Model confidence (mean pLDDT): 76 of 100. The RNA shown here (Bacterial RNase P class A) has 335 nucleotides and comes from uncultured Saccharospirillum sp. NCBI's taxonomy places the organism under Bacteria, Pseudomonadati, Pseudomonadota, Oceanospirillales, Saccharospirillum. Rfam family: Bacterial RNase P class A. It is annotated as a ribozyme. Of the family's consensus pairs, 94% are formed in the model.

[in-house]
């Protein structure tokens, strides 16, 4: 210097409130008790719930994409493999396919895909010579991200898997592993099979929509309908003190419906601790204890002492598991 894994999240008293609960009380109130987070956050994924829709199958569309596991599930964790950084601890990976198919590929460079000779190199011809023709070659040189397997030795006019050893590639057997993969024999001289699938595409697995303002419940009001009863204008309502007049015009009750408001979903759960085992783990069996916010205009806060290392990000709104950003400290193993 750096990597990895684990822990805290100012601490005690005391007064004054602020939201549940719980005894007590006829009420009014008392009186115990409880009250944010590792990320409550973004709302990226996956589960539980709730309501729609839904024989069955399949196309489309979307998602995932080494391989075994783990779980309720997952794009998450665990372990392995195979690649990549790094002196290492460790880290990091969209990691299925390009010998089914379409399509793309700027510059540069002779040639970018069933393609090539620009400069060399070599032979042969012409020429005094510089050169220049026509073969042949791809080792050297330049170009590129990328150039027809590398590296060596034989070999050749020069050269080249042309031939030979290693390595690399294809087939094919064997061996170890659940497997992904790894290790070895044997045949091929290798124009087979360049690259690009967060490019159409192919496989192979999953995938149905909405989202607590879901969604149930009482239930003032008000609109239409129903069914029962009263009544059939001498009633009943308005105007008006009040009476005549004038004007409008059945009534009640129950069902039903569901607006304001009200309860409910709401917090005891894949939950927390501990011991004991099974597992390399990720997790999970069982035994005992515990109870750890639940508001709805929305509570969790101020004030004062004291203390120390002087205090970061940051505020629940159905509920869990993850990811991902935000962030003060402080302890261990490593290298």
């Nucleotide at each position: 210097a750096g990597u990895c894994g684990g822990c805290c999240a100012g601490g005690c008293a005391a007064u004054c409130g602020c939201u549940g609960c719980u005894u007590c009380g006829a009420a009014a109130g008392a009186a115990g008790g409880a009250g944010a987070g590792g990320a409550a956050a973004g709302u990226c994924c996956g589960g539980g719930c709730u309501c729609c829709a839904c024989a069955g199958g399949g196309c489309a569309g979307g998602g995932u994409g080494c391989c075994a596991g783990a779980u309720a599930a997952c794009g998450u964790c665990u372990g392995g493999g195979c690649g990549g950084c790094g002196a290492a601890a460790g880290c990091c990976g969209a990691c299925g396919g390009a010998a089914a198919g379409u399509g793309c590929a700027g510059c540069a460079g002779a040639a970018a895909g069933g393609a090539a000779a620009c400069c060399g190199c070599c032979g042969u011809c012409c020429g005094c010579a510089a050169g220049g023709g026509c073969g042949g070659u791809a080792a050297g040189g330049g170009u590129g991200a990328a150039a027809a397997g590398g590296u060596g030795c034989g070999g050749u006019a020069a050269g080249a898997g042309c031939g030979c050893a290693c390595c690399g590639c294809a087939g094919u057997c064997c061996u170890g592993g659940u497997a992904a993969c790894a290790g070895g024999g044997c045949u091929g001289g290798c124009g087979a099979u360049g690259g690009u699938a967060a490019a159409c595409c192919c496989c192979a697995c999953c995938u149905g929509g909405a989202g607590c303002a879901a969604g149930g419940c009482c239930a003032a009001a008000u609109a239409g309908a129903g069914u029962c009863c009263c009544g059939u204008a001498c009633g009943g309502c308005g105007u008006g003190g009040c009476c005549c007049g004038c004007g409008c015009u059945g009534g009640g009750a129950c069902c039903g419906g569901g607006u304001a408001g009200g309860c409910u979903g709401c917090u005891u759960g894949a939950c927390c601790c501990u011991g004991c085992g099974g597992g390399u783990g990720a997790c999970u069996g069982c035994a005992g204890g515990g109870c750890u916010a639940g508001a709805u205009g929305a509570a969790u806060g101020a004030u004062u002492g004291c203390c120390c290392a002087c205090g970061a990000c940051a505020g629940a709104a159905c509920c869990c598991g993850g990811c991902u950003u935000a962030u003060g400290g402080c302890c261990g193993a490593c290298u």